[in-house]
RNA sequence: UACAGAGUAGGAUCUUGUGCGUUAAGUGUCCUGUGAACGGGGAGUUGUCACGGGAACGAAAAGAACACUCUUGCGAUACAACAUCCGCAUCCCGCUGUU
Numbered sequence: 001u002a003c004a005g006a007g008u009a010g011g012a013u014c015u016u017g018u019g020c021g022u023u024a025a026g027u028g029u030c031c032u033g034u035g036a037a038c039g040g041g042g043a044g045u046u047g048u049c050a051c052g053g054g055a056a057c058g059a060a061a062a063g064a065a066c067a068c069u070c071u072u073g074c075g076a077u078a079c080a081a082c083a084u085c086c087g088c089a090u091c092c093c094g095c096u097g098u099u
Base pairs, nucleotide, nucleotide: 002098003097004096005095010086011085012084013083015081016080017079018078019077020075021074022073029055030054031053032052033051034050035049036048040093041092042091043090061072062071063070064069
């Protein structure tokens, strides 16, 4: 000098558990504001995530009990754990190997 490689935050899915809703909140879609995170270091998006505001759309209940709760379901439902898979948008430097 050139080539190759490692490692993170995080994300997706499954299962289990505990909740929430089923008197419709939440999820999802669009617009908008604020903020956060993004390999060891630096930068960092039109990408990701969280929270707030607005808009449109919109659902699966059934049974038992009469104890006002329980059971079975349902929801792009919340959180946690396990497992699997993906994995720094990108740029520079660094690290490891070969040359």

Background:
THF (Tetrahydrofolate) riboswitch aptamer, 99 nucleotides, folded computationally. Its mean pLDDT, the model's own confidence on a scale to 100, is 76. It was read from a public genome assembly, where an Rfam model found it. It matches the Rfam family "THF (Tetrahydrofolate) riboswitch aptamer". A reference for the family is Ames et al. (2010), "A eubacterial riboswitch class that senses the coenzyme tetrahydrofolate", Chem Biol.